Context: one part of a larger RNA
RNA sequence: CUGGGCGUAAAGGGAGCGUAGGCGGACAGUUUAGUCAGAGGUGAAAGCCCAGGGCUCAACCUUGGAAUUGCCUUUGAUACUGGCUGUCUUGAGUACGGAAGAGGUAUGUGGAACUCCGAGUGUAGAGGUGAAAUUCGUAGAUAUUCGGAAGAACACCAGUGGCGAAGGCGACAUACUGGUCCGUUACUGACACUGAGGCUCGAAAGCGUGGGGAGCAAACAGGAUUAGAUACCCUGGUAGUCCACGCCGUAAACGAUGAGUGCUAGUUGUCGGCAUGCAUGCAUGUCGGUGACGCAGCUAACGCAUUAAGCACUCCGCCUGGGGAGUACGGUCGCAAGAUUAAAACUC
Numbered sequence: 001c002u003g004g005g006c007g008u009a010a011a012g013g014g015a016g017c018g019u020a021g022g023c024g025g026a027c028a029g030u031u032u033a034g035u036c037a038g039a040g041g042u043g044a045a046a047g048c049c050c051a052g053g054g055c056u057c058a059a060c061c062u063u064g065g066a067a068u069u070g071c072c073u074u075u076g077a078u079a080c081u082g083g084c085u086g087u088c089u090u091g092a093g094u095a096c097g098g099a100a101g102a103g104g105u106a107u108g109u110g111g112a113a114c115u116c117c118g119a120g121u122g123u124a125g126a127g128g129u130g131a132a133a134u135u136c137g138u139a140g141a142u143a144u145u146c147g148g149a150a151g152a153a154c155a156c157c158a159g160u161g162g163c164g165a166a167g168g169c170g171a172c173a174u175a176c177u178g179g180u181c182c183g184u185u186a187c188u189g190a191c192a193c194u195g196a197g198g199c200u201c202g203a204a205a206g207c208g209u210g211g212g213g214a215g216c217a218a219a220c221a222g223g224a225u226u227a228g229a230u231a232c233c234c235u236g237g238u239a240g241u242c243c244a245c246g247c248c249g250u251a252a253a254c255g256a257u258g259a260g261u262g263c264u265a266g267u268u269g270u271c272g273g274c275a276u277g278c279a280u281g282c283a284u285g286u287c288g289g290u291g292a293c294g295c296a297g298c299u300a301a302c303g304c305a306u307u308a309a310g311c312a313c314u315c316c317g318c319c320u321g322g323g324g325a326g327u328a329c330g331g332u333c334g335c336a337a338g339a340u341u342a343a344a345a346c347u348c
Stems, first nucleotide, its partner, number of pairs: 003320004007302002012316001014201004021194002025088007033081002035077008049065006091191001092188003095184005103177007110154001115149007125136002162169002206247006215241002220236004258315006266293013297304002321348003330341004
């Protein structure tokens, strides 16, 4: 460079925004840059290739042709691509009218439960397990009633329900705020798609500073189990889990399935709109989501199947036998932990 690929065999970037670039709707005109055709010039010779000839043959030598896929000039063609000009509305966006939602941020409020503290009742056990023991308790525990404190999480509702780009989001109220869907078809008039770098977001754990600390609980201690038991089980228990600010930038970050557009049988459930009909909750139609099944087609099979893994196109990322190795070295980033980029020798 090319080919074939990327759900599970190696392979989709964790996600978004967006620069360069790539690519891009309908009609008309213009230009002729790309493109196509003709002609001319050039593309040294030798070599290679083809057809002959000469050394007895061959190697070798030699004649002619072809080739030299290119570049330049010129004359035409104008379908397609590009440039320019004008027009359009179906892509995209705006406006107006509605709708649903754990979308986000901040502040405040609430009830249940656990734990602790104070007080009352009350007495010998409680707790825990396969069985026990460590542990707690006559300095009055466990149980039960009342009062108080503090922190964290929000039972039921709850649903292959909803929202969000992903991570993720679940008590209630208020304020601010992002996106989506439906209807009208009024406006703009291709403004679109993708996106190397870049920027931003990004669970948990971890790190820094300062708070907080009820429950849970790495580490740790003890009790058991066992041949041993640095475990599983039990009793305790510190970081942490929570808050504010700042880092980290990774996950089976998964649908193990990049984004966008168009096309290609249906049936059925559910969520949010709209229209019509009958009429008080149904039916039919339609748009957008989310599931189950299933045809064509695809697939190595499993399976996928209008939410494609089908048929096509555009753009990006990635793979190229196993181990060595996501390692070493170097670079970049980080307080560190480490992250990222990323080999080779050797070996099978």